Description
Large-subunit ribosomal RNA, domain II from a Nitrososphaerota archaeon, 741 nucleotides, folded computationally. The organism belongs to Nitrososphaerota, within Archaea. The RNAcentral record of the full RNA draws on ENA. It matches the Rfam family "Archaeal large subunit ribosomal RNA". Rfam links the family to the GO terms ribosome and structural constituent of ribosome. Rfam 15.1 lists 2,955 matches to the family in 1,139 species.
Context: one part of a larger RNA
RNA sequence: GCCGGGGAGUUCACAGCCGUGGCGAGGCUAAGGGGUUCACCCCCGAAGCCGUAGGGAAACCGACAUGCCCGCAGUCGGUUUCAAGCCGACGAGGGGCGGGGUCCGAAAAGGGCCUGGAGUCACGGCUGUGAGACCAGAAACCGGGCGAUCUAGGCGGGGGCAGGGUGAAGCCGGGGGUUAACCCCGGUGGAGGCCCGAAGGGGUGCUGACGUGCAAUUCGCUCCCAUGACCUCCGCCUAGGGGCGAAAGACCAAUCUAGCCCGGUGAUAGCUGGUUCCCCCCGAAGUGCGUCUCAGCGCAGCCCCGCUUGAGGGAGCCUACGGGGUAGAGCUACGGAUCGGGGGUGGCUGGUGGGAAGACCACCAGUGCCUCCGGUCCAACUCCGAACCCGUGGGCCCCGUAGAUGGCGGGAGUGGGGCGCCCGGGGUAAGCCUGGGCGCCGAGAGGGGAACAACCCAGACCGGGGUUAAGGCCCCUAAGUGCCGGCUAAGUGCCAAUCUCAAAGGGCGUCCCGGGCCUUAGACAGCGGGGAGGUGGGCCUAACAGCAGCCAUCCUCUAAGGAGUGCGUAACAGCUCACCCGCCGAGGCCCGGGGCCCCGAAAAUUGGUCGGGGCUUAAGCCGGCCGCCGAGACCCCGGGGCAGAACCGUUAUGCGGUUCUGAUCCGGUAGGGGGGCGUCGAGGUGGGGCAGAAGCCGGGCCGUGAGGUCCGGUGGACCCGCCUCGAGUGCGGAUCCCGGC
Numbered sequence: 001g002c003c004g005g006g007g008a009g010u011u012c013a014c015a016g017c018c019g020u021g022g023c024g025a026g027g028c029u030a031a032g033g034g035g036u037u038c039a040c041c042c043c044c045g046a047a048g049c050c051g052u053a054g055g056g057a058a059a060c061c062g063a064c065a066u067g068c069c070c071g072c073a074g075u076c077g078g079u080u081u082c083a084a085g086c087c088g089a090c091g092a093g094g095g096g097c098g099g100g101g102u103c104c105g106a107a108a109a110g111g112g113c114c115u116g117g118a119g120u121c122a123c124g125g126c127u128g129u130g131a132g133a134c135c136a137g138a139a140a141c142c143g144g145g146c147g148a149u150c151u152a153g154g155c156g157g158g159g160g161c162a163g164g165g166u167g168a169a170g171c172c173g174g175g176g177g178u179u180a181a182c183c184c185c186g187g188u189g190g191a192g193g194c195c196c197g198a199a200g201g202g203g204u205g206c207u208g209a210c211g212u213g214c215a216a217u218u219c220g221c222u223c224c225c226a227u228g229a230c231c232u233c234c235g236c237c238u239a240g241g242g243g244c245g246a247a248a249g250a251c252c253a254a255u256c257u258a259g260c261c262c263g264g265u266g267a268u269a270g271c272u273g274g275u276u277c278c279c280c281c282c283g284a285a286g287u288g289c290g291u292c293u294c295a296g297c298g299c300a301g302c303c304c305c306g307c308u309u310g311a312g313g314g315a316g317c318c319u320a321c322g323g324g325g326u327a328g329a330g331c332u333a334c335g336g337a338u339c340g341g342g343g344g345u346g347g348c349u350g351g352u353g354g355g356a357a358g359a360c361c362a363c364c365a366g367u368g369c370c371u372c373c374g375g376u377c378c379a380a381c382u383c384c385g386a387a388c389c390c391g392u393g394g395g396c397c398c399c400g401u402a403g404a405u406g407g408c409g410g411g412a413g414u415g416g417g418g419c420g421c422c423c424g425g426g427g428u429a430a431g432c433c434u435g436g437g438c439g440c441c442g443a444g445a446g447g448g449g450a451a452c453a454a455c456c457c458a459g460a461c462c463g464g465g466g467u468u469a470a471g472g473c474c475c476c477u478a479a480g481u482g483c484c485g486g487c488u489a490a491g492u493g494c495c496a497a498u499c500u501c502a503a504a505g506g507g508c509g510u511c512c513c514g515g516g517c518c519u520u521a522g523a524c525a526g527c528g529g530g531g532a533g534g535u536g537g538g539c540c541u542a543a544c545a546g547c548a549g550c551c552a553u554c555c556u557c558u559a560a561g562g563a564g565u566g567c568g569u570a571a572c573a574g575c576u577c578a579c580c581c582g583c584c585g586a587g588g589c590c591c592g593g594g595g596c597c598c599c600g601a602a603a604a605u606u607g608g609u610c611g612g613g614g615c616u617u618a619a620g621c622c623g624g625c626c627g628c629c630g631a632g633a634c635c636c637c638g639g640g641g642c643a644g645a646a647c648c649g650u651u652a653u654g655c656g657g658u659u660c661u662g663a664u665c666c667g668g669u670a671g672g673g674g675g676g677c678g679u680c681g682a683g684g685u686g687g688g689g690c691a692g693a694a695g696c697c698g699g700g701c702c703g704u705g706a707g708g709u710c711c712g713g714u715g716g717a718c719c720c721g722c723c724u725c726g727a728g729u730g731c732g733g734a735u736c737c738c739g740g741c
Stems, first nucleotide, its partner, number of pairs: 001741006011131013026050003032044004054061002064098001067097004074090006099115006134274004141264006152238009161228001163196003166192001170188007200225003205221002208219002240256001242252002277676006287300005301414002303411006312399003316396009328384001329382002335378003339374007347367008417441010446457003461639007471629003474613003480626001482625006493615002505599003509596010526583005532556003537551003562577001566575002640666002642662009677730001679727010695714008
């Protein structure tokens, strides 16, 4: 891992609600007892409990079985062609008014609770509470025991340490010294938690080998100690908040910041995992408030089921009237901010000049104030002001007597949300944080988007046929190599949005539009010619002659020619331009706007790329048109469920059947409700079986399904239907338990 078996909302008590049944102003027995065919069942047994009156802490006091009105269902009458409808009367239940009891109170004021009789017992279902309370799971806590054969320390009795080196004290001899102490040399001697190094003990480095190992700590080399605080054997002692510790929280039997075993114990776990058959109907929430609260819980909100009431309800559209101050816009309409310029004022600061001078005067720059002209900005500015939102009335429409809206009761789950679009706040930004509105995912399948929870289309009961939606129609790949017009030359592009979209700024790329000017009295470009004289203007300067710089920028001749556009020279010269003429012969120059395109443009697997192939008057982009493809959408046919209506049957507010209606019912997680299938056993009843039961294997058929049934084989002795009842009642998951392989 697979297979088989086991495996999780139970039981009791009490309480609430619902259902069914008995009795009913009453209802019921409990313990216990009697009978019995003792599986069962029958009978006795009002002690007591609930109800029949409430209010009040209490003392205590103590209520309408109806006085009036409305009116649902229904009944009756009238009208009407039956029906529907309309009118009227009555009208259980229901509602309103009134009355009453009691309490607070001075109260004839106000208010609270109660009041025109329904309960109780049993069984069943759901839920709550208490119990282990759906199952499994701690780390821990406490009690009583078991442990020092491992290890720590200690005590007692034993054992062990090759060999080599060093050479302390003391002693002897000699020397020095001398009263000496003492010093030196040699010998002797053999000290030491001395040195080297086997045994032995240890465990440093390779962070080597090994790392399902030889091994739950080993192997190899290397390394440390090796007469000592040494190593070791045997016996003994210390025990769990205790021991022991040259101290690391180390060690106390592979376990230690409190051992192990058993018990309390099914500890507790707001956490994690798991929780077993089918079909049908509805179907959420991740919000608000509170919380030693933020992974939980309570109440409300949202979901489900039942009862009740009985006529109105509403998301949409139109309209009328109100409310509003956003988008936008505006600002000599306020507040605030702000750029440029002019004028005024002379306040402040700095400077210059005059002046003998800090006074005073003039001027310049900056700044303040007033004003004018032109130009801007604002969530916390508004002279204005939409779309839009809200409220109310009316109309349309939709829902509703086939019962809406409302009320009451019971059962939940949820209280971690997320994404997109629009509008905000924070942030450089984020698949970021945080609000509001709507949609979607969550809990939503199908088609599209290459793939892809939330983007587009569209809400899936089942089967069949057709038509469309989004999106597509060259091939992969269903459908156009469709039509008309234009653009693009970059493979730009072949991208709805998100994104994987690139920006500021540039472009004699190209197409379109608008404006101005020139032009057959000849424009623009090109080519040819002219481009002069006063004069080398004056100044400056070494020089400056059109061309370093400063000033001025005239006149003449002309068709025209600057006191000179650029190059050039040391300065001249020289080349050129403006300007004029000629040749030529039709458009030209400038400015602005728009479309597509280009540059700007660098990244990590091949050019890793538009999904790919591939595509250029397109298979790209823009505009228009026709056709086709394409979902579970829509339409048609058949079927099922559910809901409702009518009728029939019936052990009759229930159940079953038939017919009809459903364009406006049938996606669905948590969850609520309804109906079933199967297993084991019990009571009753009906059957089967050695002429072959159960079980097992294979197949046919039936049922929406859980499942059922039949046949054959195997097997060899029990089994099943129906009506009820009762459960240790359904497994794929829990690193589930046991077994097998």